[in-house]
Context: one part of a larger RNA
RNA sequence: CGUCGAAUGUUGAAGGAACUCAUCCCUAGUACGAGAGGACCGGGAUGGACAAACCUCUGGUCGACCAGCUGUUCUGCCAAGAGCACUGCUGGGUAGCUAAGUUCGGCACGGAUAAGCGCUGAAAGCAUCUAAGCGCGAAGCCGUUCCUAAGAUUAACAUUCAUUAUUAGAUUCGUUCGAGACGAGGACGUUGAUAGGCACUAAGUGUAAGUCCAGCAAUGGAUUGAGCUGAGGUGUACUAAUAAAUCGAGU
Numbered sequence: 001c002g003u004c005g006a007a008u009g010u011u012g013a014a015g016g017a018a019c020u021c022a023u024c025c026c027u028a029g030u031a032c033g034a035g036a037g038g039a040c041c042g043g044g045a046u047g048g049a050c051a052a053a054c055c056u057c058u059g060g061u062c063g064a065c066c067a068g069c070u071g072u073u074c075u076g077c078c079a080a081g082a083g084c085a086c087u088g089c090u091g092g093g094u095a096g097c098u099a100a101g102u103u104c105g106g107c108a109c110g111g112a113u114a115a116g117c118g119c120u121g122a123a124a125g126c127a128u129c130u131a132a133g134c135g136c137g138a139a140g141c142c143g144u145u146c147c148u149a150a151g152a153u154u155a156a157c158a159u160u161c162a163u164u165a166u167u168a169g170a171u172u173c174g175u176u177c178g179a180g181a182c183g184a185g186g187a188c189g190u191u192g193a194u195a196g197g198c199a200c201u202a203a204g205u206g207u208a209a210g211u212c213c214a215g216c217a218a219u220g221g222a223u224u225g226a227g228c229u230g231a232g233g234u235g236u237a238c239u240a241a242u243a244a245a246u247c248g249a250g251u
Base pairs, nucleotide, nucleotide: 001151005161006160007159008158009157010156014148015147016146017145020048021047022046023045024044025043026042032037050105052103053102054101058099059098060097061096065092066091067090068089069088070085071084072083073082074081075080109143110142111141116136117135118134119133169247170246171245172244173189174188175187176186177185194240195239196238197236198235199234200233201232203229204228205227210223211222212221213220214219
């Protein structure tokens, strides 16, 4: 820009992805074979690699979480802390992200076939799968499965709304997100839980500081599963989403 104004939901032309391998058990120690050995077909189980999604579990990470420790400078000093030292070092660790973790996938079926196997059957009184005609037959082909998909200019379909009003609707703008490079997409904008704050809670760390008690002291004990806490959950309008503007139907 088009699809003759919009919103919502679909159809599917077309395109893409996937469609894998092994072992074991049964059939059956059967068929076959002198024996040694040892099946086709069919049924079942398990696993490898690959692929997708996810984070309940097992773990990893988690430089705005907690604790311990060393040196040094500073907060006048003690105590308690802050800065720096690779995140100073060390031990843990929520959300998120993640694999080595979890779940799931390849199935089955139909159609037309290849090599091949056939039926009927002449040319050629026989024979012949082929010349007319008909059938079976593969991990392959076309469908079936999953994903994208109406710029599929053949521009599709359904429902609802709008009809000259700047309407239906959309956007700008703002608060943002399990969405994201930016656009885009989702949620919300006071008729409000969208983000922050706050409260409670989950979870992490592991018994804060101060005071008291015991001990000459180091230290230990009580208050105390305390104190602190990023991202999680629930709630709550305290703060910010105010106000407003723009676009919006043919010849």